């Protein structure tokens, strides 16, 4: 110098999943429980409307459905349709990823009123061009 991993830190990402109080334990303004709030986010539930549905069940949360193709399963692969990411923000070009989980239990169309539920988890991508928006210098 080049290339890889690791660690913190700062930035950021994908998500509804943010940000506060209080008790207590503790040497502690660290940390960890516990318990109520919250930005946010979901489900059920009239009438009018819609559906004519009732095993091959059906339905919910989420983007993660479909169809094809090889394979004794298993599992691979490809398409299409959905969905993110490239670091101020927004389109467009390109690149580049991922298309899972899990849950209700025989049952929910929409749906005021109301009634209930979550408010976690997990990582690390930075390429061009236009418009626009902010900051800093120096007059």
């Nucleotide at each position: 110098u080049u290339a890889a991993a690791u660690a913190a830190a700062a930035c950021g990402c994908c998500g509804a999943a943010u940000u506060c109080c209080u008790u207590u334990u503790g040497a502690g303004a660290a940390a960890a429980a516990a318990g109520g709030a919250u930005a946010c986010g979901g489900g059920g539930g009239a009438a009018c409307c819609a559906u004519u549905u009732u095993a091959c069940g059906g339905g919910g949360u989420g983007a993660a459905u479909c169809u094809c193709c090889a394979u004794u399963u298993u599992u691979g692969g490809a398409g299409a349709a959905g969905g993110g990411u490239u670091u101020c923000c927004u389109u467009u070009c390109a690149a580049u990823c991922c298309u899972a989980a899990c849950c209700c239990g025989u049952c929910a169309g929409c749906u005021a009123a109301c009634c209930u539920c979550g408010g976690a988890g997990g990582c690390g991508u930075g390429g061009a061009a236009a418009g626009g928006a902010g900051g800093g210098u120096g007059g």